[in-house]
Context: one part of a larger RNA
RNA sequence: CUGGGCGUAAAGGGCGCGUAGGCGGUCGGGUAAGUCGGGUGUGAAAUUCCGGGGCUCAACCCCGUGGACUGCACCCGAUACUGCUCGACUUGAGCUCGGUAGAGGCAAGUGGAAUUCCCGGUGUAGCGGUGGAAUGCGUAGAUAUCAGGAAGAACACCGGUGGCGAAGGCGGCUAGCUGGGCCGGGUCUGACACUCAUCCGCGAAAGCGUGGGGAGCAAACAGGAUUAGAUACCCUGGUAGUCCACGCCGUAAACGAUGGGUACUAGAUGUCGCGGGUAUUGACCCCUGCGGUGUCGCAGCUAACGCAUUAAGUGCCCCGCCUGGGGAGUACGGCCGCAAGGCUGAAACUC
Numbered sequence: 001c002u003g004g005g006c007g008u009a010a011a012g013g014g015c016g017c018g019u020a021g022g023c024g025g026u027c028g029g030g031u032a033a034g035u036c037g038g039g040u041g042u043g044a045a046a047u048u049c050c051g052g053g054g055c056u057c058a059a060c061c062c063c064g065u066g067g068a069c070u071g072c073a074c075c076c077g078a079u080a081c082u083g084c085u086c087g088a089c090u091u092g093a094g095c096u097c098g099g100u101a102g103a104g105g106c107a108a109g110u111g112g113a114a115u116u117c118c119c120g121g122u123g124u125a126g127c128g129g130u131g132g133a134a135u136g137c138g139u140a141g142a143u144a145u146c147a148g149g150a151a152g153a154a155c156a157c158c159g160g161u162g163g164c165g166a167a168g169g170c171g172g173c174u175a176g177c178u179g180g181g182c183c184g185g186g187u188c189u190g191a192c193a194c195u196c197a198u199c200c201g202c203g204a205a206a207g208c209g210u211g212g213g214g215a216g217c218a219a220a221c222a223g224g225a226u227u228a229g230a231u232a233c234c235c236u237g238g239u240a241g242u243c244c245a246c247g248c249c250g251u252a253a254a255c256g257a258u259g260g261g262u263a264c265u266a267g268a269u270g271u272c273g274c275g276g277g278u279a280u281u282g283a284c285c286c287c288u289g290c291g292g293u294g295u296c297g298c299a300g301c302u303a304a305c306g307c308a309u310u311a312a313g314u315g316c317c318c319c320g321c322c323u324g325g326g327g328a329g330u331a332c333g334g335c336c337g338c339a340a341g342g343c344u345g346a347a348a349c350u351c
């Protein structure tokens, strides 16, 4: 090393692109490297095994055309599988044509409701807030109400175990630029495929740098309450921040706590997108094919819970990861970062 595992017990990388590598469809020819058979040489002795013998036994020692040394080299042969090579194929993959759904992305413009503030009108003694209050606001005219104006942020209803995206995530409307998917035809290429260490890119929120913006909300902070206390929960305020541009950070219960691909293995039912058939005045209904997304359920699996054609079932291929608890995601070192910190990641000791 050969093991067993990774939904919840330790364990799936946050997500993608893709290099090396690993692995790879159907048919035929060649080759004979892997593979298999036979042969020759070699594999010193001691050791080991078998048989026999010697020290009173044993350990130990000695003997044998004995076995073994599972190896290596060469020669001859086999050709199913793998490899290499040549030729062919179309089912995998890609391309193309015709449709189609969508909060997929980027950037510009634009709309109404609400909130706050400002100006003016009406109007007067309260408003606000709570379990009850108080701080707070208000006769310098608030709250309420009407008209006008300004600003920023978010888009009610539609809205849905609805949709889109690889993930993070995406929601008013309009046009612009742009990525991907699905369905149908079967035009072209002819295995071009799958996975992917390193690398590269993307990556919520918070946080950081420079500049802008700032309505509402709101860490910190202040005050009022509560309380034995109350550095909280409740209330009144309120600054970073939340928003925009550019640049960093690179984390998360980044979750389906479930890596990707492919094939196979009962069904039932809802829903979204596209097609075929039947029928109809017709949106429907009914039968059926493909692709998503849910619920239930058989076999099987599972420690159980549960999973169950969207597998946690049955196979194969590739990657990542785990190996008792604490110490510890710490220390040290290295790399990255402006910093915060991130990535990699122990040991002593202890149970």
Stems, first nucleotide, its partner, number of pairs: 003323004007305002012319001014202003021195002025089007033082002035078008049066001050064005092192001093189002096185005104178003108174003111155001115151004120146003126137002163170002207248006216242002221237004259318006267296011300307002324351003333344004
This is a predicted structure of a 351-nucleotide part of an RNA (small-subunit ribosomal RNA, central domain) from an uncultured prokaryote. The full RNA is in RNAcentral, with records from ENA. Rfam family: Bacterial small subunit ribosomal RNA.